[in-house]
RNA sequence: UCGUGCUAGGCGGGGCGCUAGCGGUGUCCUGUAACCCGCAAUCCGCUAUAGCGGGGCUGAAUUCUUUUCCGAGGCCGACUUGCUCGACUCCUCUUGGUCAGUAUGGGGUGUUGACGGUUGGGUCCUAUGCAAUGGACAACUGCGAACCUGGUCAGGUCCUGACGGAAGCAGCCAUAAGCGGUCCGCUCUAUGUGCCGUAGGGUUGCCUGGCUCGAGCUACCAGCUGCUCAAUGAAUCGGACAAAGCGGUCGGAGAAAAGUGCACGA
Repeated sequence: UCGUGCUAGGCGGGGCGCUAGCGGUGUCCUGUAACCCGCAAUCCGCUAUAGCGGGGCUGAAUUCUUUUCCGAGGCCGACUUGCUCGACUCCUCUUGGUCAGUAUGGGGUGUUGACGGUUGGGUCCUAUGCAAUGGACAACUGCGAACCUGGUCAGGUCCUGACGGAAGCAGCCAUAAGCGGUCCGCUCUAUGUGCCGUAGGGUUGCCUGGCUCGAGCUACCAGCUGCUCAAUGAAUCGGACAAAGCGGUCGGAGAAAAGUGCACGA
């Protein structure tokens, strides 16, 4: 150095998640020449030599082991921007509303006289008169009492020897209380009354008459100004999500270098 047989090793790796931790099932990335069966998510198997059990293939190198480089991809962090939610503050900006003002435009009104000034009246209050209405009283009038009102009292009753006398029911007449009617005349009284009168007070406002002045007045619509309230407006803070770049961490595949047996035979 070559051949034959065997052994260690290998027959995928990694991120995340789970876990005290490790490996697997899960999920994602990568990759392939990348074995088979059984187990497994409120899970399965283990304990730093950290999947277990069974079977198969390959085998000391393109395939095993170690180191370095590079780096798909994942995870973590702070910041920026966007979007969204919540809290709080504000009216500088935007929009909307309330109120007050203004009088630019439109409308209405005004020389048949606006606004203003002055003067009178009404509306308001008090007292009172008158009227109206209601009530009371008065006047006139009608009705009106089984007995307890009056008159007259048939019959009957009582007294008497008689003449005669007494009380008295019904009826009739009259009347009291009371109940009506008429009249509204005098008087009294009351009022959710009045195109009424008189006197006094008040007169901010409103209506109205006279005089004066001589062109504005009004604020319905739009506009403008101020105040205030609110918002889908603005500011601040916090949370969720997304994106780009940054920092950290793990890191597949790939590349390079190095390392690794035993027996027999030639």